Molecule: transfer RNA
Organism: Dactylosporangium sp. NPDC051485
C1' cells in the first nucleotide's frame, strides 16, 4: 500500500427481501422466604462508529473516513 470481516443497551450478540430496534447476562423494584440464594413478574437503559449519497422512508443499499481483527506483497 492492497484485500476480507467486524463496529447495534454496561457486557456478549440477534435483527433473515429497506417500513422509526430485540434477547441473554448485569442493574433497579416487587412477589416469595424467618433472612437470603435460586426462581417468577415488571422496569430502566441504545435513535444502530462518524460524515455524505440513493429513497417517500436506511441498522439494513452506495461512497469516504475512524477504530478493531485477519490476510497478501
Nucleotide at each position: 500500500u492492497c484485500c476480507c470481516c467486524c463496529g447495534u443497551a454496561g457486557c456478549u450478540c440477534a435483527g433473515c427481501g429497506g417500513g422509526u430496534a430485540g434477547a441473554g447476562c448485569a442493574u433497579g423494584g416487587c412477589c416469595a422466604u424467618a433472612c437470603g440464594g435460586a426462581g417468577g413478574c415488571c422496569a430502566a437503559g441504545g435513535c444502530c462508529g462518524c460524515u455524505g449519497g440513493u429513497u417517500c422512508g436506511a441498522u439494513c443499499c452506495c461512497a469516504g473516513c475512524c477504530g478493531g481483527g485477519g490476510g497478501a506483497c